[in-house]
Molecule: SAM riboswitch aptamer (S box leader)
Organism: Sporolactobacillus laevolacticus DSM 442
Formats: sequence, structure tokens, C1' cells
RNA sequence: CUCUUAUCGCGAGAGACGGAGGGAAUUGGCCCGAUGAAGUCCGGCAACCACUUUACGUUCAGUAAAGUACAGGUGCCAAAUCCAACAGGACUUUCCUGAAAGAUAAGGA
Repeated sequence: CUCUUAUCGCGAGAGACGGAGGGAAUUGGCCCGAUGAAGUCCGGCAACCACUUUACGUUCAGUAAAGUACAGGUGCCAAAUCCAACAGGACUUUCCUGAAAGAUAAGGA
């Protein structure tokens, strides 16, 4: 960098340093921010991998369910992936569904 699969309306700090920006990218909205943004550290959340038990399986491979967070690999900690952009539908100032794009994990080339 690319492919496959799964998930993406839950959850997570009145801490320290830091100083003006931030919410992926473009456009348009709407927000967060000196009652301190990004970033770093600490802290926390979750449970994809992991680990434990049970069931299926002659066994193995594997699958399913339940559980754990002690150790390890990641991830995450405003708002639905903040919303829309494309397609379709409806009870058409609006709403719903899907796609695309993106993020994360596991596996592969």
C1' cells in the first nucleotide's frame, strides 16, 4: 500500500505538563475550545485478538455459548463514524433504509 471478514446510537478524569486550535480528507452545515483545543504523561473504558469453562465434533482442525480483565497485542475516552454529499423509499419545512468513503480488529497477498 492492497484484499477478505466482522464491528462502528453503549462505555471511559473537576489529574499533571502544555499553550490555540480541534471535530479523517473536500464542500456545505452544526458544534467543541482561555470555565483552556492539539500534543505528551498518568488515569480510565471496552472486550477485536487473548485467556477460562461448557456444548458439538471419534480425535484434530474448527464452530457456538457463557465468563474473565490478572498478564500480553491493539484500540478507544464530546455529539451516531457529529450531520449531509450517491441511490432508493415514505406520512416529503422532514424522516427512514442502503451504498460510498472512513475508523478499528483479525487474517491474507